[in-house]
RNA sequence: GCUGUUUUAGCUCAGUGGUAGAGCACUUCCUUGGUAAGGAAGAGGUCACGAGUUCAAAUCUCGUAAACAGCU
Numbered sequence: 001g002c003u004g005u006u007u008u009a010g011c012u013c014a015g016u017g018g019u020a021g022a023g024c025a026c027u028u029c030c031u032u033g034g035u036a037a038g039g040a041a042g043a044g045g046u047c048a049c050g051a052g053u054u055c056a057a058a059u060c061u062c063g064u065a066a067a068c069a070g071c072u
């Protein structure tokens, strides 16, 4: 220098064009003499950034950044 993969909640990850989700963690409540376990409810997202296509983009296209891998 070139190519590929990845980037989504605090963490680990789903989600291949039509309301952004799960597990763990966090908050409140119930249960207990107390703790653990269990149960119920809730909060938490500019979907890495910028642009384009589309009625509609986390998703498709282009560029940028970061991490990882490969080639020279």
Base pairs, nucleotide, nucleotide: 001071002070003069004068005067006066007065010024011023012022013021018055026042027041028040029039030038048064049063050062051061052060
Model confidence (mean pLDDT): 82 of 100. Transfer RNA from a Bacteroidaceae bacterium, 72 nucleotides, folded computationally. Rfam family: tRNA. By type it is a transfer RNA. The organism belongs to Bacteroidaceae, within Bacteria.